RNA sequence: ACUACGGAGAGUUUGAUCCUGGCUCAGGAUGAACGCUAGCGGCAGGCUUAAUACAUGCAAGUCGAACGGCAGCACGGUUCCGAUGCAAAUCGGAAUUGGUGGCGAGUGGCGCACGGGUGUGUAACACGUAUGCAACUUACCCAUAACUGGGGUAUAGCUCCGAGAAAUCGGAGAUAAUCCCCCAUAAUAUUUUGACAAGGCAUCUUGUUGGAAUUAAAGAAUUUCGGUUAUGGAUGGGCAUGCGCCCGAUUAGCUAGUUGGUGAGGUAACGGCUCACCAAGGCAACGAUCGGUAGGGGGUCUGAGAGGACGAUCCCCCACACGGGUACUGAGACACGGACCCGACUCCUACGGGAGGCAGCAGUAAGGAAUAUUGGACAAUGGAGGCAACUCUGAUCCAGCCAUGCCGCGUGAAGGAUGAAGGCGCUACGCGUUGUAAACUUCUUUUUUACGGGAAAAAAUUCUGGUUUCUUACCAGAACUGAUUGUACUGUAAGAAUAAGCAUCGGCUAACUACGUGCCAGCAGCCGCGGUAAUACGUAGGAUGCAAGCGUUAUCCGGAUUUACUGGGUUUAAAGGGUGUGUAGGCGGAGCGGUAAGUCAGUGGUGAAAUCUCUCGACUUAAUUGAGAAACUGCCAUAGAUACUGCCGUUCUUGAAUAUAGUUGAAGUGAGUGGAACAUGACAUGUAACGGUGAAAUGUUUAGAUAUGUCAUAGAACACCAAUUGCGAAGGCAGCUCACUAAACUAUUAUUGACGCUGAAACACGAAAGUGCGGGGAUCAAACAGGAUUAGAUACCCUGGUAGUCCGCACUGUAAACGAUGAUCACUCGUUGUUGGCGAUAUACAGUCAGCGACUAAGCGAAAGCAUUAAGUGAUCCACCUGGGAAGUACGACCGCAAGGUUGAAACUCAAAGGAAUUGACGGGGGCCCGCACAAGCGGAGGAGCAUGUGGUUUAAUUCGAUGGUACGCGAGGAACCUUACCUGGGCUUGAAAGACCAAUGAUAGUCCCUGAAAGGGGAUUUUCCGCAAGGACAGUGGUCUAGGUGCUGCAUGGCUGUCGUCAGCUCGUGCCGUGAGGUGUCGGGUUAAGUCCUAUAACGAGCGCAACCCCUAUUUCCAGUUGCCAACAGGUAAUGCUGGGGACUCUGGAGAAACUGCCUGCGUAAGCAGUGAGGAAGGAGGGGAUGACGUCAAGUCAGCACGGCCCUUAUGUCCAGGGCUACACACGUGCUACAAUGGCCGGUACAAUGGGUCGCUACCUGGCAACAGGAUGCUAAUCUCUAAAACCGGUCCCAGUUCGGAUUGAAGUCUGUAAUUCGACUUCAUGAAGCUGGAUUCGCUAGUAAUCGGAUAUCAGCUACGAUCCGGUGAAUACGUUCCCGGGCCUUGUACACACCGCCCGUCAAGCCAUGGAAGUUGAGAGUACCUGAAGUCCCUCUGAUUAAUCAGAGAGCCUAGGGUAAAAUCAAUGACUGGGGCUAAGUCGUAACAAGGUAGCCGUACCGGAAGGUGCGGCUGGAAUACCUCCUUA
Repeated sequence: ACUACGGAGAGUUUGAUCCUGGCUCAGGAUGAACGCUAGCGGCAGGCUUAAUACAUGCAAGUCGAACGGCAGCACGGUUCCGAUGCAAAUCGGAAUUGGUGGCGAGUGGCGCACGGGUGUGUAACACGUAUGCAACUUACCCAUAACUGGGGUAUAGCUCCGAGAAAUCGGAGAUAAUCCCCCAUAAUAUUUUGACAAGGCAUCUUGUUGGAAUUAAAGAAUUUCGGUUAUGGAUGGGCAUGCGCCCGAUUAGCUAGUUGGUGAGGUAACGGCUCACCAAGGCAACGAUCGGUAGGGGGUCUGAGAGGACGAUCCCCCACACGGGUACUGAGACACGGACCCGACUCCUACGGGAGGCAGCAGUAAGGAAUAUUGGACAAUGGAGGCAACUCUGAUCCAGCCAUGCCGCGUGAAGGAUGAAGGCGCUACGCGUUGUAAACUUCUUUUUUACGGGAAAAAAUUCUGGUUUCUUACCAGAACUGAUUGUACUGUAAGAAUAAGCAUCGGCUAACUACGUGCCAGCAGCCGCGGUAAUACGUAGGAUGCAAGCGUUAUCCGGAUUUACUGGGUUUAAAGGGUGUGUAGGCGGAGCGGUAAGUCAGUGGUGAAAUCUCUCGACUUAAUUGAGAAACUGCCAUAGAUACUGCCGUUCUUGAAUAUAGUUGAAGUGAGUGGAACAUGACAUGUAACGGUGAAAUGUUUAGAUAUGUCAUAGAACACCAAUUGCGAAGGCAGCUCACUAAACUAUUAUUGACGCUGAAACACGAAAGUGCGGGGAUCAAACAGGAUUAGAUACCCUGGUAGUCCGCACUGUAAACGAUGAUCACUCGUUGUUGGCGAUAUACAGUCAGCGACUAAGCGAAAGCAUUAAGUGAUCCACCUGGGAAGUACGACCGCAAGGUUGAAACUCAAAGGAAUUGACGGGGGCCCGCACAAGCGGAGGAGCAUGUGGUUUAAUUCGAUGGUACGCGAGGAACCUUACCUGGGCUUGAAAGACCAAUGAUAGUCCCUGAAAGGGGAUUUUCCGCAAGGACAGUGGUCUAGGUGCUGCAUGGCUGUCGUCAGCUCGUGCCGUGAGGUGUCGGGUUAAGUCCUAUAACGAGCGCAACCCCUAUUUCCAGUUGCCAACAGGUAAUGCUGGGGACUCUGGAGAAACUGCCUGCGUAAGCAGUGAGGAAGGAGGGGAUGACGUCAAGUCAGCACGGCCCUUAUGUCCAGGGCUACACACGUGCUACAAUGGCCGGUACAAUGGGUCGCUACCUGGCAACAGGAUGCUAAUCUCUAAAACCGGUCCCAGUUCGGAUUGAAGUCUGUAAUUCGACUUCAUGAAGCUGGAUUCGCUAGUAAUCGGAUAUCAGCUACGAUCCGGUGAAUACGUUCCCGGGCCUUGUACACACCGCCCGUCAAGCCAUGGAAGUUGAGAGUACCUGAAGUCCCUCUGAUUAAUCAGAGAGCCUAGGGUAAAAUCAAUGACUGGGGCUAAGUCGUAACAAGGUAGCCGUACCGGAAGGUGCGGCUGGAAUACCUCCUUA
């Protein structure tokens, strides 16, 4: 450069992320099946299951030119008879005749070994491929050479006789051949034996030339076809070999004709193929043997390919023919439509005996989800026989059935908008959609129907003639031949005429709405939908996809790099063996030479055809099909190349080892020895306790403990040194000394010369626990006992205590045996510490080698992290992994004394399980901080009575809602009726109220009467207005359209509200960091009430919150003074701002000022903090209010209101009366009043603020003890009015159930209101309950606060108000402080939580379902072993018979053998009372083991114990939190 080819992902684990990892989907395919649907044609395909059983028909015959013949047919001949006829003759009948055509049955030849079917068996030289046969065969065919001369004996058919039901058979007689036999001739045949030469591959082969022996033949017909011998060819076959060819090691050893030799037999042929003898071999971890499965290949499907799966149709090979065995014939068979025998089955039978084999084509039954006609023809192609004509041929060619598949065609085309009607939807006058779709107009006629025409596939054979050498062959001519089929094709005519469905519409995945349903019915490939607004169910409308099909199911490949050769991994996700030595194997340093096995490219052969690809052609096209090319990536052979690998030879020194000299260490084994401590014993001193714990108790002790001292005994372990120190392969190793053994390192670079690395199998070592035997036994301590704790406590704690812990010998062989990181080699920036050497005087210092640590770059990694001690970059070898659970379980095998270990599944089940990191939340984790959170105080609640709300109970109803904090004096800021929603009863139905329209009426209202509880019902009386009229107004009545609902859903909603919380937080833009979720900012150090501010800073800024801006209040100035005020002036009154006046003051209400850490001192970089500071009315936010971030609680409210949906419509609406919401064994909340002397009572005297008032507040007067009543006046209000109490002064009471307390009850009243009984308040008199300061516990409050005192207002006729909301009066105490309780904020840490600890989650037990293990056994299957028996049959032997002979027949015996039987065991399968565990299943039981320090850190191994999770002992691990003492590193 040219050419060709060419690889897509998605869903699902999480709150979110990245990764690992499985599951699922989109694609293609099918011998398919099922559901719905269906117009036509072409081409293909069609029992995958029962190699199950088969009725019926057909599927292999042919040859008369091999033969004897002649039953039947036809012709002819002969004889006889009959009819017609004069006769000849014709016709008919009978008999006869192989004379002719032909031919049943028979002899003989060839064929039947092909073609057709099936896939049982077979894991094999069966198949594929490539070779070999010097070890073979081959009928028919071809070529060449030669021959074909004599002779003979039988036998079937046939005739006769006989047996039998039949099938069939027997005897006698005669006879033919291309049947059979003999003789002759004969070699290039066969056998044997010489000589010479050549070749090869060991046996050998070939050529030339001799000798000897043996063996052939058939005729028929006249164009010709045969027969025999030999050689060669062709074709077919046989045998042998290399390579390829499924799964299982829970199959590891197999084999006696087995392996080889000699000899013989046998075969077409080699060979243990068979036999005799001899030897002891042969196969196997590169998988023998055994078990399972399976016909193999060309190819088919898929895939980018490499591969994977499959082996229908077509082609090649093999095997089989009811199951099994056997041979015969033959060129060929151990024979699908042949034979014999055994067996099973079916049929016939006269019961004596016989017959049969569809895995040929049709067909039947059965099985099954499932697979066709008992069709036509030999016309073509092919086959058998024949000289041929021809016959046969379910091979074949055709047709039939089936949408089973592939391909093609059609179901119309153009125009057509009032965008028709109808359907469906909607925001519903109307609009959208179906939809140019239809109607309608015009056009076309593939297809359809009717009537016509009408092929190709046919060439041959035969006959005639010609050419050539006779045939053969070829050429020319003639005649004849089509099942399919009157088919394909085509002409004419008619007419849109005859023709569309299926699936889907949540995401993946193209396509959306309505109704119905309400975790139901159902859907579903995965995720998942459905519990009243379902794009997910069902239906409809619409849409999307494909289309005579469309979906579903099943199976295969793909996606899946999810077995990874191409092309994966193993620190933590699954995965490195516990460690070493080492066999096989794999891999292997440098130089040179040789060889050419691997390797590379060339050539030759082969790789059948079909298929695939490309090109060209034939059917109108396509599917289909033909031709050619390419390809078949393979195997064999051949001659080359020699870089690399291998092999051979030789050399080298750097890998490795050795030697010499040193050094080092808790390396190992054995022996000895030392001190401290514990325990025990003895003695002594000494007295009442000791011990132990959170607190106790058990225990010890007056028989003298504990304590102290001395002495003695025993066993075990080795303080300090001591350290991320050292040694070892790992496990592991620690007082000191000695002996023995091993190792590493350093230095010299002397020796050998690749001697190396790794390492299945094997062997050795291997903590702790455990086992056996024998010792020992101080301590500690499973089990056990007791005491505690606890709901329980088989635990944690305590007191005891046995195995064990220790030693020797022998087992066991496992651990979180961990660096969760295999070994070895090489390479790849740095810094720093340390151990042991070397060099050096020297740990001054730098260097070097070997270790042990920390940090870090590149790189790697999902990240965490690793980083010269790699998890980096490469190389070699080994081990291991492939979703979770079941399960390291079961079974089997091996090991073990046992415990147990090693190896190691499946059914079933789930859609996850998991790793790392992120954000939250949480912790009986940590740090910091705040809050009436605690503490310090004051006053309460919880006890009493009453009020009020709630629960509960009751009831006809006690309407409804609110229910931890955040319901409970809450909605309700006011239930006697009304309210009212509830109950009972009585009424109304376009309705109690509003609107529109229509109709008729002219009233209605008012007044009156009757009935009734009322509502309601009935009746009487009266009879409207405007307008000339039409009509209108008004009213009720009737009708239509509208109503109404405190009915449901606050989990469909709006709005509003509570709470965290007036807590300081919540976010964004850009940038930066991270693969990403996300982080940073917002963290750190300070500071603040505050994410307030400062400082530092990969962040810089900003928003919502905080603060401020707003209101009230505290001081003051100015302005303005009425209804407020009154200092000065004047007038006046009994008195009063009463009046004139006044603005000074108080006050009112407008506008301003004032406070900012501004000033000072100290501290601090600053922000800021501190100060009895100054000044100021006020000082560090002066006090109070309003104001409530992002959000949380599916918080509250459908009964305030609004609103979607649902529900009721003579009632769930509405009217009325009465009742209820007020009930009352009880429980709780919130309050009031008290229990008294800081008090009660009586009398007197003062001082507010906020608000309200004409259906009202009411001065004042009168009456009443009083509530109040009767008068009367002012005020629509800074004017009049409603208005204080505690306090203060004086008196009395004297600690009592009282002169406290006031409940309860009686009586009499007042007021409101239609009405006071259920069910009002108030007054007076009388009555005088509980209660003497309140258990556990609990609430509020930090200053004008708590406490205490009264006042006002809303609602309201009145009132249950002691409530709520405001107002003022009097007016404290205390805060050391942040350990603890509660709540909150920030940072950090752990997490298996994310519905977020009210989380998650483990095990037993109980229940249901499912699969599975064991099990006394039982049943069955296949295979083998041993023994017995043994048909047919081959072979051999013996005897008899026949024949001229070859030989044959019969009988008997032998070997082998199908089959049968017996025996013992093994394997596999099914089943089995009972039994074991396992899995699954919204709300069962017991506990709470794990996740946070999970409340005793957890886990691993082991042992013991326990209802269960589990507990404890021993050793180990960090995959433990917290602490930060020690050590190390980084930085300063």
Small-subunit ribosomal RNA from a Bacteroidota bacterium, 1532 nucleotides, folded computationally. The prediction has a mean pLDDT of 82. Its Rfam family is "Bacterial small subunit ribosomal RNA". Rfam links the family to the GO terms ribosome and structural constituent of ribosome. The sequence is in RNAcentral, with records from ENA and SILVA.